[in-house]
Context: one part of a larger RNA
RNA sequence: CUCUCUCUAAGGAACUCGGCAAAAUAGCCCUGUAACCUCGGGAAAAGGGGUGCCUCUUAUCAAAGGAGGUCGCAGCGACCAGGCCCAGGCGACUGUUUACCAAAAACACAGGUCUCCGCAAAGUCGUAAGACAAUGUAUGGGGGCUGACGCCUGCCCAGUGCCGGAAGGUCAAAGAAAUCGGUGACCUGAUUACAGGGUAGCUGACAACCGAAGCCCCGGUGAACGGCGGCCGUAACUAUGACGGUCCUAAGGUAGCGAAAUUCCUUGUCGGGUAAAUUCCGACCCGCACGAAAGGCGUAACGAUCUGGGCACUGUCUCGGGGGGAGACUCG
Repeated sequence: CUCUCUCUAAGGAACUCGGCAAAAUAGCCCUGUAACCUCGGGAAAAGGGGUGCCUCUUAUCAAAGGAGGUCGCAGCGACCAGGCCCAGGCGACUGUUUACCAAAAACACAGGUCUCCGCAAAGUCGUAAGACAAUGUAUGGGGGCUGACGCCUGCCCAGUGCCGGAAGGUCAAAGAAAUCGGUGACCUGAUUACAGGGUAGCUGACAACCGAAGCCCCGGUGAACGGCGGCCGUAACUAUGACGGUCCUAAGGUAGCGAAAUUCCUUGUCGGGUAAAUUCCGACCCGCACGAAAGGCGUAACGAUCUGGGCACUGUCUCGGGGGGAGACUCG
């Protein structure tokens, strides 16, 4: 010096990103217990007192109670064994997760809602047979989103999707009139050879017409994908602008919230807390770029959650020091 344990005057977080680590709290009995609240809770809230052993006793062994005595610094004497309070964010909660760097505000969750499915169901696996769904049947099953509870969930259907509609437009295969070819009995002209015409049948090309869904079209639909403006002027100080004008749009962001897990400028401004605070809490609103089930705003309880403050306590520190054990070093 390293690891590990232990003690430490005075101070007590001055340490540090941060009380990380350590210290402290701790059992049982009595007492006592606030805000808030979903009336269950919050609660072991917080806080205070007691606690060994011996003798006697109420009343009988014991326990509980009473009286007396006795020992120590200390009686849940060791081991064992909650730290607490205040405020805020997130998530309701118990659960689940990155086996080996993340346990969380992520996932799940009851609850909400939309949608598909009438059973040989929809959906899923399989080429198929078949299987699951389900020995279930819409109070059921599948899928999406949201995520207890409370109060709520605005406007836009122009685009995209989905649902409905079927008049018109477009439109495939198949069918197919007509037309034009091939072949062709036979006819004509030449006469071994050939040329021209050509019924029916068979056959080729092209094709009027007919022809479903879809698309176009018409309507609906947002807890479907999504979206939710600009400029100018205006009140008897100034400032501001309830008010007006104008352009654009499918419609121009309602309630609530707001420098926020969202605010760039920004350590915004004001207030609180501190001697002093880029953090924190309460406000303001100029929301770069919140906003209503990719839910909005609240909320008791809960949390090895995140942030700020306080009490207690301490070697974290001022700032070091003493000691035990194991290494390190030397010999063997």